The RNA shown here (SAM riboswitch aptamer (S box leader)) has 114 nucleotides and comes from uncultured Sporosarcina sp. The sequence is in RNAcentral, with records from MGnify. Its Rfam family is "SAM riboswitch aptamer (S box leader)". Rfam links the family to the GO term regulation of gene expression.
RNA sequence: UCUUAUCAAGAGUGGCGGAGGGAAUAGGCCCUGUGAUGCCCGGCAACCAGCAAGUGAAAGCUUUGCAAAGGUGCUACUUCCUACAGACAGUUGUAAACGGUCUGAGAGAUGAGA
Numbered sequence: 001u002c003u004u005a006u007c008a009a010g011a012g013u014g015g016c017g018g019a020g021g022g023a024a025u026a027g028g029c030c031c032u033g034u035g036a037u038g039c040c041c042g043g044c045a046a047c048c049a050g051c052a053a054g055u056g057a058a059a060g061c062u063u064u065g066c067a068a069a070g071g072u073g074c075u076a077c078u079u080c081c082u083a084c085a086g087a088c089a090g091u092u093g094u095a096a097a098c099g100g101u102c103u104g105a106g107a108g109a110u111g112a113g114a
Stems, first nucleotide, its partner, number of pairs: 001114007012041001014040003020031003025083004042075003047071002050066004054061002079107001084104005090098003
């Protein structure tokens, strides 16, 4: 970089540390010396690996369940929200503008594979 799956649930009254932080840009909204972000420990989850069942001649599997000792991951806010497109109804006064809801795309995160 590409492919694919998932992203509304869940997870601390702990220790260290001492200034910004919530990916990038912009706008908003928040967290933070009542100590954030980060690291350690603890915890959560169950993607891979494992076990059992189902199915299959077998390889295997868009299947079901179990467990949590292994490899990762996660542990404020929906991926904190919006940026692009479409649909729907709404407001003002036709046009136009504005915000709202939903769907999709894009971007991103994580796993697995290449």